[in-house]
Context: one part of a larger RNA
RNA sequence: CGUUAGAGAUUUGAGGAGGCCUGACUCUAGUACGAGAGGACCGAGUCGGACGAACCAAUGGUGUAUCUGUUGUGCCGCCAGGUGCAGCGCAGAGUAGCUAUGUUCGGUUAAGAUAAGCGCUGAAAGCAUCUAAGUGCGAAACUUGCUCCAAGAUAAGAUCUCUUUAUAAGGGUCGUAGCAGACUACUACGUUGAUAGGCUACAGAUGUAAAGUCAGUAAUGGCAAAGUCGAGUAGUACUAAUUACCCGUAAGC
Repeated sequence: CGUUAGAGAUUUGAGGAGGCCUGACUCUAGUACGAGAGGACCGAGUCGGACGAACCAAUGGUGUAUCUGUUGUGCCGCCAGGUGCAGCGCAGAGUAGCUAUGUUCGGUUAAGAUAAGCGCUGAAAGCAUCUAAGUGCGAAACUUGCUCCAAGAUAAGAUCUCUUUAUAAGGGUCGUAGCAGACUACUACGUUGAUAGGCUACAGAUGUAAAGUCAGUAAUGGCAAAGUCGAGUAGUACUAAUUACCCGUAAGC
């Protein structure tokens, strides 16, 4: 821009993409078969491999949010306590998020029409013949069935609802954000408010802060599950989402 007024929802599915894998073992059954050796079809089940999708409750990884220990050195006048730099200085843990080697799930069943092949009936050709007329079975291939996209499918589909003479229905700008994200877009919210921050509480992480006091000559230990953090959960308008502006209506009557 179109889809022939403009919107908000819900859809049909022409068409397209994906998927389609496979092993071992057990039972049937040491049965059928076979002199024996050996050893099934069909059917039922169990456990796997590779591949794929989703997810993070558990197992782990990461986790330059966080907590702790510690080395060298500079600084805060000194002690104590902190802080800067040294690959996050190094080391030990680790929430959320992300993640696999982790967890869960998937390929099924079935239908149609067939290939090779196997047939039935059957003439040409008194026989025979699956074929000439007719008719049946038959494969991971084909068409469906399963998952996803999909009306620019210009043949532009369908259904429901709303709205139009002062700016309608609706949308946008703007702002607060994130389960979204390069930008855009998408999604939630904008005081008729829990959208983010703050605060409070809790899950959780670290591991028992400083100061004081007690014990000990002291190192150190106790008071103390402390202190700090807390991307998560819930609550709470304290702060910021203010005010406002723009786009947007044709036929009919």
Model confidence (mean pLDDT): 86 of 100. Predicted 3D model of a 253-nucleotide part of an RNA (large-subunit ribosomal RNA, domain VI) from a Pseudomonadota bacterium. RNAcentral holds the full RNA, with entries from ENA. Rfam family: Bacterial large subunit ribosomal RNA. Rfam links the family to the GO terms ribosome and structural constituent of ribosome.